[in-house]
Context: one part of a larger RNA
């Protein structure tokens, strides 16, 4: 030098643990802000450097409830308080709440600066103290918006990469990104809708129909509806004719007739409906306010039963015997506890919240008969053209939207039923509202896992979006475990110290803080073998 063995150093895998986290369920909230939000900056403590809390009333003030012995947050100590006259804590309300920041008197390099104007201290000034002053909607001194928020939502806009094994119609995708605005949900909605000769009864949504009808350089892809089965279920309002107030204009034989604009009543549909004219009736459901009653219901409150042996530092463990269960979820306790603690089934519980009845008052406003007149949404349907949506790529191409040019009808009217025409069927466009079935999840609760267990799980179990990196956008970590309890090694001793050695503590100190457990590389030391 190698190889083995032992022991240790080294180092920090495995195991085991979890305070973190991931993914769901069921509730509940779905906003929060010029009454100043979100979010920061500075302060604030007896001593305080960080975090938490809080604002100059400053780890806090006041009421109320509840609780019942200690308390002065992480965080030890020193010192000084506080509290059975009920503190500390917990709930509900309230008060303060310094500067920036939608920031809003003006102006700035956020947290600074500098002003007017009323006012208060003062004899005045000047300082300081209070209050007021930004813009936009709006008739306005009424009253509203402005910004922030995690994901759902509607609209405007609108990619490329990609895929077609290449690329151009197609495709990724109306996706991503940009914008606007909304709500607890939004969008959609009460048929000019669908279907066939038979019927459905608005809208959303899951499930089937279905990878089917169809569409496609008929390539790659692209992709429905009716009907059915289910969730949910709920229907309204106006314009308009007509009648009246009111203003105002013509006209007038001064009685009145008429135009206009506004309000009020009427009136709302397709077997048409309704004004008008006429006959009966004048009333119920429904909606809304208020009380009464019952229901959930904070902080919390009661809450059932074990007791010896024996191992062993410790007993819940193992033996014996017992008891309680609407409570044998769970967590703790010096190893595995239904009966030690906390709890837990199950009962209470106040502000205060929500649905139901029941009464009051207030809205509310039926049924029929006639058929001459009147009314029933126009630059609209509908057509050309140029696009766009729909399963549908311009097709034979309906339907829906609409840049631009034409442009109707008036109930003997109209629009649809996949070019277009006719028979027939279905329906009433060209105003408007509308819950619940549906979508989501920043946040709060109460539970769940054939989820992960510190290179795992969030990037973050630990003071992490921190330390660090980048001018900047941004990009971004490592980093858990002593013991049951600190009992955290009095005291000698070596030694500047670090560190060690007795001694002590402890079951264990090779459990000593560089601290369970301690695997491998690597490293030293002793032995043996061996070149």
């Nucleotide at each position: 030098g190698g190889c083995g063995u032992a022991u240790g150093g080294g180092g920090g895998a495995u195991g085991c643990c979890u305070u973190g986290g991931c993914u769901c369920u069921c509730a509940g909230a779905g906003g929060c802000g010029a009454a100043g939000a979100a979010g920061g900056a500075c302060g604030u403590g007896u001593c305080a450097a960080g975090c938490u809390g809080c604002g100059a009333u400053a780890a806090g003030c006041c009421a109320c409830g509840g609780g019942g012995a200690g308390c002065u947050g992480c965080c030890a100590g020193a010192g000084g308080g506080c509290u059975u006259u009920g503190a500390u804590c917990c709930g509900u309300g309230g008060g303060u709440u310094u500067c920036c920041g939608a920031a809003u008197g003006g102006g700035g390099c956020a947290a600074c600066c500098c002003a007017u104007c009323c006012u208060g201290u003062u004899g005045a000034a000047g300082a300081c103290g209070g209050g007021a002053u930004a813009c936009c909607c709006g008739a306005g001194a009424a009253g509203g918006g402005g910004g922030c928020g995690a994901a759902c939502g509607c609209g405007c806009u609108g990619a490329a990469c990609u895929g077609a094994a290449a690329c151009a119609u197609c495709u990724a995708a109306g996706u991503a990104g940009g914008c606007g605005c909304a709500g607890g949900a939004a969008a959609a909605g009460a048929g000019a809708a669908c279907a066939a000769u038979a019927g459905u009864g608005a809208u959303u949504a899951c499930g089937u129909g279905a990878g089917u009808a169809g569409u496609g350089g008929c390539g790659a892809g692209c992709g429905a509806a009716a009907g059915c089965g289910u969730a949910g279920g709920a229907g309204c309002c106006c314009a308009a004719a007509c009648c009246g107030g009111c203003a105002u204009g013509u006209u007038u034989a001064c009685g009145g007739a008429u135009g206009u604009g506004u309000c009020g009543g009427g009136g709302u549909u397709g077997u048409a409906g309704g004004a008008c004219c006429u006959g009966c009736a004048u009333a119920a459901a429904g909606u809304g306010u208020u009380a009464a009653c019952u229901g959930c219901g904070a902080a919390c409150u009661g809450g059932a039963a074990c007791c010896g042996g024996u191992u062993g530092g410790a007993a819940a463990g193992c033996c014996g015997g017992g008891c309680c269960a609407u409570a044998g979820g769970g967590g703790g306790u010096g190893a595995u506890a239904g009966u030690c603690c906390c709890g837990u089934a199950c009962a209470g519980g106040c502000a205060g919240c929500g649905g139901g009845u029941u009464a009051a008052c207030a809205u509310g406003g039926g049924c029929g008969g006639g058929g001459a007149u009147c009314c029933u949404g126009a630059g609209u349907a509908c057509c050309g053209c140029g696009g766009g949506a729909c399963c549908g790529g311009a097709g034979a191409a309906a339907u829906c939207c609409u840049g631009u040019g034409g442009g109707a009808a008036a109930c003997u009217g109209c629009c649809a039923g996949c070019a277009c025409c006719a028979u027939c069927u279905g329906g009433c466009a060209a105003g408007g509202c509308u819950a619940a079935a549906u979508a989501c999840u920043c946040c709060u609760g109460a539970g769940a896992g054939a989820c992960c267990g510190a290179u795992a799980g969030u990037g973050a179990a630990c003071c992490a979006g921190u330390a660090c990196c980048g001018u900047g956008a941004g990009g971004g970590a490592a980093a858990g475990g002593u013991g049951a309890a600190a009992a955290g090694u009095a005291c000698u001793c070596c030694g500047a110290g670090a560190g060690g050695a007795g001694g002590g503590u402890g079951a264990a100190a090779u459990a000593g803080a560089a601290c369970c457990u301690g695997a491998a590389a690597c490293c030293a030391u002793a032995c043996g073998c061996u070149u």
Predicted 3D model of a 531-nucleotide part of an RNA (large-subunit ribosomal RNA, domain I) from a freshwater metagenome. Its mean pLDDT, the model's own confidence on a scale to 100, is 84. RNAcentral holds the full RNA, with entries from SILVA.